Predicted 3D model of a 72-nucleotide RNA (transfer RNA) from a Planctomycetota bacterium. The sequence is in RNAcentral, with records from ENA.
RNA sequence: GGCUUGGUAGCUCAAACGGUAGAGCGUCUGGCUGAAGACCAGAAGGUGAGAAUUCGAGCGUCUCCCAAGCCA
Numbered sequence: 001g002g003c004u005u006g007g008u009a010g011c012u013c014a015a016a017c018g019g020u021a022g023a024g025c026g027u028c029u030g031g032c033u034g035a036a037g038a039c040c041a042g043a044a045g046g047u048g049a050g051a052a053u054u055c056g057a058g059c060g061u062c063u064c065c066c067a068a069g070c071c072a
Base pairs, nucleotide, nucleotide: 001071002070003069004068005067006066007065010025011024012023013022019055027043028042029041030040031039048064049063050062051061
């Protein structure tokens, strides 16, 4: 330098043909407890960046960034 795959919540991962982005663990608050843990209820928190197409993009198109693998 070229090709392939991937980038979604703090972590691990979902999201048939484009149509309100979820789960588990973790964090916080409340309940329970003498206290903590467990358990119960609730909350906060995210699509790598930018553009284009579309009524509408995590998903399709283009450029860039990052990671892994392969080729040279």